[in-house]
RNA sequence: UAGCGGUUUGGGUAACCCAGCCGUAAGGUUGAGGUAUAAAGCUAUGGACCUAAUGCUUUAAAAGCUAUGACUACCAGGCUGCUAAA
Numbered sequence: 001u002a003g004c005g006g007u008u009u010g011g012g013u014a015a016c017c018c019a020g021c022c023g024u025a026a027g028g029u030u031g032a033g034g035u036a037u038a039a040a041g042c043u044a045u046g047g048a049c050c051u052a053a054u055g056c057u058u059u060a061a062a063a064g065c066u067a068u069g070a071c072u073a074c075c076a077g078g079c080u081g082c083u084a085a086a
Stems, first nucleotide, its partner, number of pairs: 012037002018031005035073001041079003045076003050069001055065003
């Protein structure tokens, strides 16, 4: 120096609940909060799950189907990244 290994520093992010705002909703965002996390950073590319405005079906009313909506802390893929001991 390189490889294996994965201890560890300073930190980061921020679940549930609650309040305000946006949204039909799912959900998002801000504040508080502190579950957890080594990619819980970014990305909607694939799958799963969620919602159903619009549209369609049906009906007495209801209801059903449908993402173009949402979700990255559901799984995976892609891109990027900190400390690194014995």